Record summary: Predicted 3D model of a 381-nucleotide RNA (Bacterial RNase P class A) from a Dehalococcoidia bacterium. The coordinates come from a structure-prediction model, not an experiment, and the mean pLDDT is 76. The sequence was found by an Rfam model in a public genome assembly. Lineage of the source: Bacteria > Bacillati > Chloroflexota > Dehalococcoidia. The model forms 94% of the base pairs in the Rfam consensus.
RNA sequence: CCAGGGGGCCGGGUGACCGCCGGUGGGCCCUUUCGAGGGCUCGCGGGAGGAAAGUCCGAACUCCUCCGGACAGGGUGCCGGCUAACUGCCGGGCGGCGUGAGCCGACGGAAAGUGCCACAGAAACAUACCGCCGACGCCUCGUGCGCCGGUAAGGGCGAAAUGGUGCGGUAAGAGCGCACCGGCGUCUCGGAGACGAGGCGGCCGGGCAAACCCCACUCGGAGCAAGGCCAAAUAGGGGAGCACCAACGGGACGUCCGGCCCGGCUCCCGGGUAGGCUGCUGGAGGCGGCGGGCAACCGCCGUCCUAGAUGGAUGGUCGCCACCGUCCACCCUCGGGCAGGGUGAGUGGUACAGAAUUCGGCUUACAGGCCCCCUGGUCUG
Numbered sequence: 001c002c003a004g005g006g007g008g009c010c011g012g013g014u015g016a017c018c019g020c021c022g023g024u025g026g027g028c029c030c031u032u033u034c035g036a037g038g039g040c041u042c043g044c045g046g047g048a049g050g051a052a053a054g055u056c057c058g059a060a061c062u063c064c065u066c067c068g069g070a071c072a073g074g075g076u077g078c079c080g081g082c083u084a085a086c087u088g089c090c091g092g093g094c095g096g097c098g099u100g101a102g103c104c105g106a107c108g109g110a111a112a113g114u115g116c117c118a119c120a121g122a123a124a125c126a127u128a129c130c131g132c133c134g135a136c137g138c139c140u141c142g143u144g145c146g147c148c149g150g151u152a153a154g155g156g157c158g159a160a161a162u163g164g165u166g167c168g169g170u171a172a173g174a175g176c177g178c179a180c181c182g183g184c185g186u187c188u189c190g191g192a193g194a195c196g197a198g199g200c201g202g203c204c205g206g207g208c209a210a211a212c213c214c215c216a217c218u219c220g221g222a223g224c225a226a227g228g229c230c231a232a233a234u235a236g237g238g239g240a241g242c243a244c245c246a247a248c249g250g251g252a253c254g255u256c257c258g259g260c261c262c263g264g265c266u267c268c269c270g271g272g273u274a275g276g277c278u279g280c281u282g283g284a285g286g287c288g289g290c291g292g293g294c295a296a297c298c299g300c301c302g303u304c305c306u307a308g309a310u311g312g313a314u315g316g317u318c319g320c321c322a323c324c325g326u327c328c329a330c331c332c333u334c335g336g337g338c339a340g341g342g343u344g345a346g347u348g349g350u351a352c353a354g355a356a357u358u359c360g361g362c363u364u365a366c367a368g369g370c371c372c373c374c375u376g377g378u379c380u381g
Stems, first nucleotide, its partner, number of pairs: 001377010012321007020047002023044009049352001053363002056361005061223004073219005078092005093107001094105004108214002113212002115208003129155002131151004136146003139142001163181006182204002184201007227278004237269006248263004285304008322350005328344006334337001
């Protein structure tokens, strides 16, 4: 210098003017149950994110079920640790990929049972298509045909064919025997464990469990529109007092008549709605230092306060600067071209996206830029 891997951080700055939300202090006015509340105005200081997002996990908080258990159902699934908790994070193991830094993995059980395995193929779990070998039978006596049996070594099909390679062995074959490799079982050793190393045993059983299932662990439901408080007009409910029990209307019945009940006014009570207040922002909090730990993380000390809207504020215009792209002019360099670099002027752009009870994660989106560590290659000293 080129190519690449891992991690961390920023994500426009500044000035003027005009606004928006909420806090606080003063002045004026209104209401008042004298506690306070409201309006206008002046000033002061505050006002989005790394993901506020998707709402995918986990919790805090709140309400519901009288309490407990079981079944069903869901989730998770190598080991150890961290955490309030987690499907998260850290460290390790194993497997796969990469020359490497490193990356990826729902990574328990297929010998409990059931099911499935496209196409091709004889056969996808007990099966012989071609071939090979043996016995028997027949004749046209052959490198023949038929039939019975053996054989997974060879051919062929397939993503996958009964552990692999080699030697021996055999009628031909075959873990049938042996050596090495792979798996399984067992023993010893190492490790906290997952697991690893070595010895022994021919034990050698296709794959799929994000198919049913089995095993182990774990899980109530709804969500701040949760929940709590105050509480109007109108309608309706209950009670007390007064009036009327005449007419009219309404109610139960399929219809009619009779009977019964209700209706009006005043006051009081309670529930709900509109509306308002609360929950509401100070918290598993941020930053710094020290200590423990490989790390996630934990402990101690100091310091800081940092949005609370409810049709939903956090914005707009202009100037200057920064960064990136593009175009023009001039200059420099050489390997001399649609080359690289520098300066100036013009012009365009500055992303993804926006709190809504809060917090820990995951995932996804993102113009442009900065920093650190590491790997491979090339050149130079």